Annotation
The RNA shown here (transfer RNA) has 72 nucleotides and comes from a Bacteriovoracaceae bacterium. Its Rfam family is "tRNA". It is annotated as a transfer RNA. Taxonomically the source falls in Bacteriovoracaceae (Bacteria, Bdellovibrionota, Bacteriovoracia, Bacteriovoracales).
């Protein structure tokens, strides 16, 4: 330096332009002689950054930024 690809709770990922989900992790509380396993309920993210497009954007556009392939 071209080219693609990814970025969403603490962690693993879903989410065809219409109030962001699940699963683990936590926290409470059930339950046990106690931990643990189950159960229940519950916190937590304005979707990498700034912009445009739209009545409306994690999702379309355009640019930056990190990461990983791949050319040179």
């Nucleotide at each position: 330096u071209g080219g693609g690809g990814u970025g969403u709770g603490g962690c693993g990922c879903a989410g065809c332009g219409g109030u962001a989900g699940c699963g683990c992790a936590g926290u409470a509380g059930a339950c046990u002689g106690u931990u643990a396993a189950u159960c229940u309920a519950u916190u937590g993210g304005u979707c990498g950054c700034c912009g445009g497009u739209u009545c409306g954007a994690a999702u379309c556009c355009g640019g930056c930024c990190a990461c990983c392939c791949c050319a040179g």